RNA sequence: AACGUAUUUUGGCAAACUGCCGGAAACGGCAGGACGCAAAGCCACAGGGACUAAGGAAUGAACAAUACUAUGUCAGCCUGGCUGCUAAU
Numbered sequence: 001a002a003c004g005u006a007u008u009u010u011g012g013c014a015a016a017c018u019g020c021c022g023g024a025a026a027c028g029g030c031a032g033g034a035c036g037c038a039a040a041g042c043c044a045c046a047g048g049g050a051c052u053a054a055g056g057a058a059u060g061a062a063c064a065a066u067a068c069u070a071u072g073u074c075a076g077c078c079u080g081g082c083u084g085c086u087a088a089u
Base pairs, nucleotide, nucleotide: 006089007088008087012037013036017032018031019030020029021028022027035076041082042081043080046079047078048077049074050073051072055069056068058066059065
C1' cells in the first nucleotide's frame, strides 16, 4: 500500500399512515412521517410471482350483473442482470 472479515462513525434511502396532485383502477409524484434497508440505486422487452381491468371479447333481454383477459402496475415478493459506496479500529 492492496485485499478479506467483524464492529463502529459520517452520510444515504424511507413502510404504514396523513394532506395535495395525476390515474378507470392497481399504483405513482410531492410534502410530512419512520417500519425497516448495505444496494430499499437502476432494469417489468431475463424468468417466476402478485395487484388492477380502462379497452376487448364471453354469458345475458339489457346501457344491469358476472367471471375472463395486460398492452397498465409492483425492483420494499423471489431469482437474475447492470452500476456503485466515506472514515476509524